[in-house]
Formats: sequence, C1' cells, structure tokens
RNA sequence: UGACAGCUACCGCCGAGUCGCAGCCGGACCCCCUCCGGCUCGAGCCGGGGACCCAUUCCCCUUGGGGUGAAUCGGGACCUCGACAGAGUGCCGCAUGCGGCACUUUGGCGAAGUCCCGUAGGGCGAAACUUCCCGCCCGAACCCGUCAGCUCACCCGGUAGGCGGUUGAGGAAGAAGGA
Repeated sequence: UGACAGCUACCGCCGAGUCGCAGCCGGACCCCCUCCGGCUCGAGCCGGGGACCCAUUCCCCUUGGGGUGAAUCGGGACCUCGACAGAGUGCCGCAUGCGGCACUUUGGCGAAGUCCCGUAGGGCGAAACUUCCCGCCCGAACCCGUCAGCUCACCCGGUAGGCGGUUGAGGAAGAAGGA
C1' cells in the first nucleotide's frame, strides 16, 4: 500500500415484519439513570377462516383441492422412470400353434429432476407521490392436509429472515407541499 474476514456505529434495500412514559426477567455496572436482549400485554401493519345476496353448474368415486408470495406460463437439451408398439435371445406350459415370464435394443408418448433461453408479473437507481425514458436485477421458497368461492358481525394467526454501502447517489415532466 492492496485484498479478505470479524465486531461496533451510522446510512440504505427486499419484506407486513414497526412502535411503547405498560409489566416481568436477565445483562452492561454495585445503586440510580440510561441502554441492550427475552417473554407477556397493547397500538400499528399483515394474513387466514367466516352469512344473506351474488357467483359457480357442480359435489363424490380423486389427474384431489387450497394458502402466503412478484415468483406464473412456455420452448429446448441432458438424464431417470413408466406403460404401449416392433425385433432378438433364454426358460416354462402345451393342443406344435400359440401364450406367459425375464433380459437386450429401437420408436414415439407421459411424468420427475438438472441446465439454458424467454415470459405474465415484481424490485432498485438516496426527501415523499404519479407518468415517461434509460440502466441494473428478481421471476424463489415454503405451508395446510381431503378441507375452505365472495362475505357483515364474529373467530384465529404473524410481527421473521436475508442483504448492500462509506462521496458512492440516473434524466425529464406534472402535481402536491414548504419558505
């Protein structure tokens, strides 16, 4: 000097995932104050269930169905499995003609997985809102358990997790607000 990693503080992003003159416990520190963490209880935010009316034309026997979420829907390749069709080999039965079983191989079809390319849709670009342009990304994962349309009253649940940054930080218009 550079790179990487950890801790703390600050600033920011996805997401409902925040707040407290409340209560208790533990800790920083022996006490007060203050701060941090956990639990309980509230507020705020979020989600689910749940009438008439409306909607559906069904429900069950199963291609079950449904929920959170932007995360749906396609195409291609590889690979595994399944049934069907053709061919070959072996064995058994037997009415010598066929049938059954196992293995190998070919064909298209169906399903799962992996990878790639798109896409409905979604996010960010540093004061908040809307639109346009430009740029960069995401387009997952999980849950209920045979059961749920909408839905007043009413009932139930959640309030996590994961990331980025140190002058880095786009442009235009409109409306609104402030002085």

The RNA shown here (c-di-AMP riboswitch aptamer (ydaO/yuaA leader)) has 179 nucleotides and comes from a Frankiaceae bacterium. Taxonomically the source falls in Frankiaceae (Bacteria, Bacillati, Actinomycetota, Frankiales). The prediction has a mean pLDDT of 77. Of the family's consensus pairs, 92% are formed in the model. The sequence was found by an Rfam model in a public genome assembly.